[in-house]
Molecule: RNase P RNA; transfer RNA
Organism: Clostridia bacterium
């Protein structure tokens, strides 16, 4: 120098005229300040918070799945173990349970959880019996794998060695390692197939509710009914639905100061906790951030809050930081 | 905004995890006919995309991408 792998920032500034959307003064005109994301998306988890009984009993369904730890909470993070993949930095991993039971494994192949098609060997005139799983052919998967030794020919039938089961002991909170001793070996795969075990879970959502003004009309049901808790029993609570016209210039409140933010310190490996100062920094309801020039080389991406907050996931032009690993030169 | 459902030829729809992905209807071609229509014989043509699970996916998962429906309050 090149190739690469992890963490990452930044996400145009500044000034000028014109508009927009709250706020605060002011009778007004009008003045001061403020006004978008790292993902605001997607809506896939998980919280608050509202309503229905205080969130209520069982079935059912659902979700989750090595281990430890973190948090309001999780399918999230974080640090570990154990499996993969790369020379290597690093990366991926939905990873309980197939000796609790059911299913399913096309087609190929002699056979698919069961053996004898071709092969060896013995016996037999022939044909055919019998042994046998080493070798062939098929498959994604064929009865532990290699080597000796054994045998009529094989064959864990016996041994080393590795695998697999299993007891013990050491280390670890643990998931497991690391050793030593038996067993010879018996148990295919699938659970993102039913299932079984652990754990965890009521429903509905801000168009949730809540307070305020204000109209008729017609139909269905009658307390052993319909609703209202997504299925099914029960408890509970209440007359309720259900159409068609009209109203609300679709009013006010929820709504925005928070499990929050910005520095700094302490504990922690970390994710996080804490503590001490500062700051206030959108709240719309047809919906607001924009338009023009001017300078900096260029101004370009993905995308526009809607009840709020942790996460995931997916989109992202350009310019930029740092650590680390190969690799090849050169000193 | 919030809650849900879909996605197989052009177009309606099939298809138990085992395919050369069926069907009708339409198109193209030919036969028949003076020519048209009917018929008959032939053919093209598709699992939204990307990952994974499985020996094997249009089916199962997981993300993404189009489409679509319900959904205020009073009375």
């Nucleotide at each position: 120098c090149g190739a690469g792998u992890a963490a990452g920032u930044c996400a145009g500034a500044u000034g000028a005229u014109c508009g927009c959307u709250g706020g605060u003064a002011g009778a007004a005109a009008u003045a001061c300040g403020a006004g978008a994301g790292g993902a605001a998306a997607g809506u896939c988890c998980g919280g608050a918070c509202u309503c229905c009984a205080u969130a209520g009993a069982g079935c059912a369904g659902g979700a989750u799945g090595c281990u430890g730890g973190u948090u309001a909470a999780c399918g999230g993070c974080c640090a570990g173990u154990g499996g993969g993949g790369g020379u290597g930095a690093c990366c991926c991993u939905a990873a309980g349970g197939a000796a609790a039971g059911u299913g399913c494994a096309a087609c190929a192949g002699a056979a698919a959880u069961a053996a004898a098609c071709c092969g060896c060997c013995a016996c037999u005139u022939a044909u055919g019996u019998g042994g046998u799983a080493a070798g062939g052919a098929u498959g994604g998967a064929a009865a532990g794998g290699c080597g000796a030794g054994g045998u009529a020919a094989g064959a864990g039938c016996u041994c080393a060695c590795c695998g697999c089961u299993u007891u013990c002991u050491u280390g670890g909170u643990g998931a497991c390692a690391a050793g030593a001793g038996a067993g010879g070996c018996u148990c295919u795969g699938u659970a993102a197939a039913c299932c079984c075990c652990a754990u965890c879970u009521g429903g509905a959502g801000c168009a949730a509710g809540g307070c305020a003004a204000u109209a008729a009309a017609a139909a269905c049901u009658a307390u052993a009914a319909u609703g209202g808790u997504u299925g099914c029993u029960c408890g509970c609570c209440a007359a309720g639905u259900u159409u068609u016209u009209g109203g609300u210039a679709a009013g006010c409140c929820g709504c925005u100061u928070g499990a929050g933010c910005u520095u700094a310190g302490u504990g922690g490996u970390a994710a996080c906790a804490u503590u001490a100062a500062g700051a206030c920094u959108a709240g719309a309801u047809a919906g607001a951030u924009g338009a023009u020039c001017a300078u900096c080389u260029a101004a370009u991406a993905c995308a526009u809050a809607a009840u709020c907050c942790g996460g995931c996931u997916u989109a992202u032009a350009g310019a930029u930081u740092u650590g680390c690993u190969c690799g090849u030169u050169u000193a | 905004g919030g809650c849900c459902c879909c996605a197989u030829a052009g177009u309606u729809c099939a298809a138990g995890g085992g395919a050369u992905a069926g069907a009708a209807c339409g198109g193209a071609a030919g036969u028949u006919u003076c020519c048209u229509a009917a018929a008959c014989u032939u053919u093209a043509a598709a699992u939204c995309c990307a990952g994974g699970u499985u020996c094997g996916a249009g089916u199962c998962c997981u993300g993404g991408u189009g489409g679509g429906g319900c959904u205020a309050c009073c009375u």